Transfer RNA from a Candidatus Nanoarchaeia archaeon, 75 nucleotides, folded computationally. It matches the Rfam family "tRNA". Its family is annotated with triplet codon-amino acid adaptor activity in the Gene Ontology. The family's RNA type in Rfam is transfer RNA. NCBI's taxonomy places the organism under Archaea, Nanobdellati, Nanobdellota, Candidatus Nanoarchaeia.
This record gives sequence, C1' cells and structure tokens, in this order.
RNA sequence: GGACGCGUAGCUCAGUCUGGAUAGAGCGACAACCUCCUAAGUUGUAGGUCGGGGGUUCAAAUCCCCUCGCGUCCG
Repeated sequence: GGACGCGUAGCUCAGUCUGGAUAGAGCGACAACCUCCUAAGUUGUAGGUCGGGGGUUCAAAUCCCCUCGCGUCCG
C1' cells in the first nucleotide's frame, strides 16, 4: 500500500441480510421490598447523539460515499 471483518448502555452482545414508526437482552450500578444483619430472591429506576462526517429517502443502527480506531490476511 491492497482485501476482508469488527465498532450499539459501565462490560458481553442481539438487531443490519429484507429500511418502518417508542433502540433491546444478559451481567453490573442504584433504590425499595424481604431478613436480626449480609447474601440470595422479587420489583423498580437510571444509563445510548448505534465510532465520526456527509448523502439517498416520507422514514437510516440498517443503504451509498468519505474518514478514525482495532483485528486478520496479502504484498
């Protein structure tokens, strides 16, 4: 330098192929209930400009272009 893959909540990921109306799950955090206390259990709450920018569209995490980071392979 070239090809491919990945980037979504504090962590691990689903959703992308086939655009669709309010972005989710588990773990973790916090609060309440329960308990003599803790743990466990139950319930609830908060936490995201979907790596960044632009474009297409009535509508973009999803399609297109550019770019950043990480990984693998080739030279």